[in-house]
RNA sequence: UCCCGAUAAGGGUAAACCCGUCGAAAGGCGGGGGCACAAAGUCACGGGCCUGUCAGCCCUAAGGGCUUAUGGCAGCCGGACUGCCGAG
Numbered sequence: 001u002c003c004c005g006a007u008a009a010g011g012g013u014a015a016a017c018c019c020g021u022c023g024a025a026a027g028g029c030g031g032g033g034g035c036a037c038a039a040a041g042u043c044a045c046g047g048g049c050c051u052g053u054c055a056g057c058c059c060u061a062a063g064g065g066c067u068u069a070u071g072g073c074a075g076c077c078g079g080a081c082u083g084c085c086g087a088g
Base pairs, nucleotide, nucleotide: 004086005085012037013036017032018031019030020029021028022027035075041081042080043079045078046077047076048073049072050071055067056066057065058064059063
């Protein structure tokens, strides 16, 4: 340095769910909570998934249906970048 991840040490993150808040929604953020995580740190680059505002089209009495990412998910997979500890 790389691999690897110990019944090590000191720490870290925080799923579901609940409350508040922002948002059309997905979802984000804050508090509680703790399923898990050695990159569960960062980046939507490839794939995937979620939503469907605006817009377009169709039907329509009200209204509804379909398409649609420029919105999201990094705790879906891959990739890129960065990083703590060190038994082996």